[in-house]
Description: RNAcentral holds the sequence, with entries from ENA. Bacterial RNase P class A from a Lachnospiraceae bacterium, 368 nucleotides, folded computationally. Lineage of the source: Bacteria > Bacillati > Clostridia > Lachnospirales > Lachnospiraceae. It is recorded under the gene name rnpB. The prediction has a mean pLDDT of 75. It matches the Rfam family "Bacterial RNase P class A". Rfam links the family to the GO terms tRNA processing, ribonuclease P activity and dimeric ribonuclease P complex.
RNA sequence: UAAGCAGGAUAAAUGGUCGCGGCUGGCAGUCCGAAAGGCGCCAGGUGAGGAAAGUCCGGGCUUCACAGGGCAAGGAUGCCGGAUAACGUCCGGUGGAGGUGACUCUAAGGAAAGUGCAACAGAAAUGUACCGCUUUGUCUGGCAUAUCCGCAGGAUAUGGCGGCAGAGUAAGGUUGGAAGGGCAGUGUAAGAGACUACCGCCGCCCCGGUAACGGGGUGGGCAUAUGUAAACCCCAUCCGAAGCAAGACCGCAAUGAAGCAUAUGGCGGCCCGUCAGCUUCAGGUAGGUCGCUGGAGCCUGUCGGCGACGACAGGCCUGGAUAGAUGACCAUUCACGACAUAACCCGGCUUACCGUCCUGCUUAUGAA
Numbered sequence: 001u002a003a004g005c006a007g008g009a010u011a012a013a014u015g016g017u018c019g020c021g022g023c024u025g026g027c028a029g030u031c032c033g034a035a036a037g038g039c040g041c042c043a044g045g046u047g048a049g050g051a052a053a054g055u056c057c058g059g060g061c062u063u064c065a066c067a068g069g070g071c072a073a074g075g076a077u078g079c080c081g082g083a084u085a086a087c088g089u090c091c092g093g094u095g096g097a098g099g100u101g102a103c104u105c106u107a108a109g110g111a112a113a114g115u116g117c118a119a120c121a122g123a124a125a126u127g128u129a130c131c132g133c134u135u136u137g138u139c140u141g142g143c144a145u146a147u148c149c150g151c152a153g154g155a156u157a158u159g160g161c162g163g164c165a166g167a168g169u170a171a172g173g174u175u176g177g178a179a180g181g182g183c184a185g186u187g188u189a190a191g192a193g194a195c196u197a198c199c200g201c202c203g204c205c206c207c208g209g210u211a212a213c214g215g216g217g218u219g220g221g222c223a224u225a226u227g228u229a230a231a232c233c234c235c236a237u238c239c240g241a242a243g244c245a246a247g248a249c250c251g252c253a254a255u256g257a258a259g260c261a262u263a264u265g266g267c268g269g270c271c272c273g274u275c276a277g278c279u280u281c282a283g284g285u286a287g288g289u290c291g292c293u294g295g296a297g298c299c300u301g302u303c304g305g306c307g308a309c310g311a312c313a314g315g316c317c318u319g320g321a322u323a324g325a326u327g328a329c330c331a332u333u334c335a336c337g338a339c340a341u342a343a344c345c346c347g348g349c350u351u352a353c354c355g356u357c358c359u360g361c362u363u364a365u366g367a368a
Stems, first nucleotide, its partner, number of pairs: 001364010012333007020047002023044005029039001031038002049339001053350002056348005061243004074239005079093005094108001095106004109234002114232002116228003130173002132169008141161001143159007181199002184196003200222001201220008247290004255282006264276004297316008334337001
């Protein structure tokens, strides 16, 4: 210098004017409302994100259900160790895959319990013989050689070739993602773990490691028959349900109950009954308050740990609406501005994203 790998920061900047939502303080009205409460003006201070998103996991909180335990159903997870409130997340390892490398990916229990599926191709997809190889029998097939008879020609024998029928063989060929350990040799009629060495696989032992696992030794010819379990299934572990429109409180209304006397009114008088009224209680609509933002909180430092993270000390308060605020304009500057807008909260995951900057590392080339 070029091409890359990993991690992190930022998400136009500054000033001014106007507007909007919370909060705090002050002022004020012959304001609204039955009340609770709300409305107005002024000042101060404050007001979105790294993903606020998707709503995919885990938890807090709330209501309902539930004695305790077990079984079944359904769902989720699945190498080992750790972190955490918890997790399907994260960290550190192991095995496997990819890359020259930095590094990246991995849903990674069981296919020696059972069932299912494997298109097309191919002889055959689980135990398979199409070609090929070997061998046996047979043939009025035809060739070569030898012998005999013989004018032509014919007969017999042997050899190899060919056709047909049977047997052996999985070494070689063909198809396929996959043909049932690989490779070399011995062996054989030809072959074959049939046998042998090495590699692989499986069992056992020893050593290292908390463990996954790794290294070494030894035994077994390997019938332990291919793949698929994000197919059913088996094994192990975990899980009660619904969600802030959860829910709690106050409460104009609807509705219900009780009372109304020598003492409420109507139904012609009285009694009963009924309708209305009043009072009290229940009830809970409209409306209001709480839940609601001080929390597994944020920042800085020290210490422990490889790390996720934890402990301690100091400092900070940082949206809380309910038709829903966080915006508009002007000026200057620049690299000319992406994805996207909280709705109970928190920890993760996933997805979207214009660019700019920083740190560490790798490979190649060049120079000193």